A computed fold for a 529-nucleotide part of an RNA from a sheep gut metagenome, annotated as large-subunit ribosomal RNA, domain I. It matches the Rfam family "Bacterial large subunit ribosomal RNA". On this family, see Cannone et al., BMC Bioinformatics 2002: "The comparative RNA web (CRW) site: an online database of comparative sequence and structure information for ribosomal, intron, and other RNAs".

Context: one part of a larger RNA
């Protein structure tokens, strides 16, 4: 001091477990807010730091249903209370609801400060913010919310092995909107000499036809199959009423808004004429029926003085019920021990469907054809842009800054320049369910998902403690035992810690507690130098 063996310390690996996570799928819900919201600040318990819950009616009030013996949250402990006249607790409904916060009487450094005015005064109590419509009464809006959607405004790194078109990509980050869905949508489409007949979405068509410093890359549509299926309504012509203005000596004319009937299409309709005819069920409220629906009840069936063991669900013997043998728990593994569980009742508000009332609403046909209407700074063209898979190209269509500028059905626009010929269609006003997207939030249920350096950053009072002026960043921590039975009482010792003695299946399970690996540290024995 080494090398073994064997027993300690430290230390938390590993196993085993899970209250907690992710990832989904089925219903719901799909919004909360000036009737003051999301979020907070202070409060509030006999005793309360701290979570939670409630708001000076403050772990509560009040009504109604449920339950049916003990309550007085996590969280002991003692007090003091309450309860079968039915508490606590679960469902639903309401009342209360300081002070901040859109924050809203004025002000401000959130949770504060200082008003005016009514209600005769005190006390307590309203009311007074800015914008919108609206004569006025009155009525709306604001703020927050995860993702989906819609719209404005819009990057760069990256890739092209460099880089500039081009690509990342109309992507992220701002910004307005909105709804459960949005958004599109009822043909001035499409196709192709055949025909389809709004719109959305999934499959195919295809990585095809294109496009492209023809580079890297970007990429359709007919068409066919599916889910879903729904279709309307104004403007105008033309009537009729009501103002306004104009004009005339008056009647009256003329133009103008309003407000009513009327009418809405392409096979052209419509006004106008002429002539027939009648009646649907779309949306609101209200009330029953009926289904769903809250706490919540009913709900089969096992025993052993056998063995093992601290425990019995195990082993053994012998039973019994299943429309019910999911799952959980009890001292080790339970179908019959406890919660469930199959199924089967319950019901308040809401929710669906049907019916009836009632109110609102909506609707014809045929024929003539001289007139009249049928969306104008439009359509179209020129130029710049943009958007279409299509990057300017032979580039149509589609959108529009600037210039110019049509036609009225004997009329327009499109079929990818253009021009015929044929075919489709009818702009320049709106509205529209499903089928398609999403999940912050309720309910249920699932996993060849994680099992505490993993799963969410968070299993634990974590967006905390700490860090940063700030915007922000952002942690570590999980296990005694079946049951605290949490070690009384004796000893050492200032204490801490230890010995005894007691619990208890184990105390090398003793709270610094399951299991206890290695690394580092000791202690005995034996060798070996």
């Nucleotide at each position: 001091a080494g090398u073994a063996c064997a027993u300690g310390g430290a230390g938390g690996a590993u196993g085993c477990c899970u209250u907690g996570g992710c990832u989904c799928c089925u219903a719901g819900a799909g919004g909360c807010g000036a009737c003051g919201a999301a979020g907070g600040a202070c409060g509030u318990g006999a005793u309360a730091a701290g979570c939670u819950g409630c708001g000076a009616a403050a772990a509560g009030c009040c009504g109604c249903g449920g339950g049916g013996a003990g309550g007085u949250g996590c969280a002991a402990a003692u007090a003091a209370c309450u309860u079968u006249c039915g508490a606590u607790c679960c469902g639903c409904g309401g009342a209360u609801g300081u002070c901040c916060g859109a924050a809203u009487g004025g002000g401000g450094c959130a949770a504060c400060c200082c008003a005016a005015c009514c209600u005769u005064u005190a006390a307590a109590g309203g009311u007074u913010a800015u914008c919108c419509c609206g004569a006025g009464a009155g009525g709306g809006a604001g703020g927050c919310u995860a993702a989906c959607c819609c719209g404005g405004a819009g990057a760069a790194c990256u890739g092209a092995a460099a880089c500039a078109u081009c690509u990342u990509a109309g992507u992220a980050a701002c910004c307005g909107g909105a709804g459960g869905a949005a958004g599109a949508g009822a043909a001035a489409a499409c196709a192709a000499c055949a025909g389809u007949g709004a719109u959305u979405u999934c499959c195919c068509g295809a990585g095809u036809a294109g496009u492209g410093g023809c580079g890297a890359g970007c990429g359709a549509a007919a068409g066919g199959g599916g889910a879903a299926g729904a279709g309307c309504c104004c403007a105008a012509a033309c009537c009729g009423g009501u103002u306004g203005c104009g004009u005339u000596g008056a009647g009256g004319c003329g133009c103008g808004g309003c407000c009513g009937g009327g009418g809405u299409u392409g096979u052209a309709g419509g006004a106008c004429c002429u002539g027939c005819a009648a009646g649907g069920c779309a949306g609101g409220u209200a009330u029953g029926a009926u289904a769903u629906g809250a706490a919540c009840u009913g709900g089969a069936a096992c025993c052993g003085u056998a063995c093992u063991g601290g425990a019995a669900a195990g082993u053994c013997g012998g039973g019994c019920c299943g429309c019910a043998g999911c799952g959980g728990g009890u001292g080790a593994a339970a179908g019959c021990c406890c919660c469930u569980u199959a199924c089967a009742g319950g019901c308040a508000a809401g929710u669906a469907u049907c019916a009836u009332a009632u109110c609102u609403c909506g609707g014809g046909c045929a024929g003539g054809u001289a007139u009249c209407c049928u969306g104008a700074g439009u359509a179209c063209c020129g130029c710049g842009g943009g958007a279409c898979a299509c990057g300017a190209g032979g580039a149509a269509c589609c959108c529009u800054g600037c210039g110019g500028g049509a036609a009225u059905c004997c009329g327009g626009c499109g079929g990818g320049a253009c021009c015929a010929u044929c075919c489709g269609c009818c702009a320049a006003g709106g509205c529209u369910a499903a089928a398609u997207a999403c999940u912050a939030c309720u309910a249920g249920g699932a996993g060849a998902c994680c099992g505490a350096u993993a799963g969410c950053g968070a299993a634990c009072c974590a967006g905390u403690a700490c860090c940063g002026u700030g915007a922000g960043g952002g942690a570590a921590a999980g296990g005694u035992g079946a049951a605290a039975a949490g070690a009384a009482c004796c000893c050492c010792g200032a204490g801490a810690g230890g010995g005894g003695a007691g619990u208890g299946a184990a105390a090398u399970a003793g709270a610094a507690c399951c299991u206890g690996a290695a690394a580092c540290c000791g202690u005995g024995u034996a060798c070996u130098u």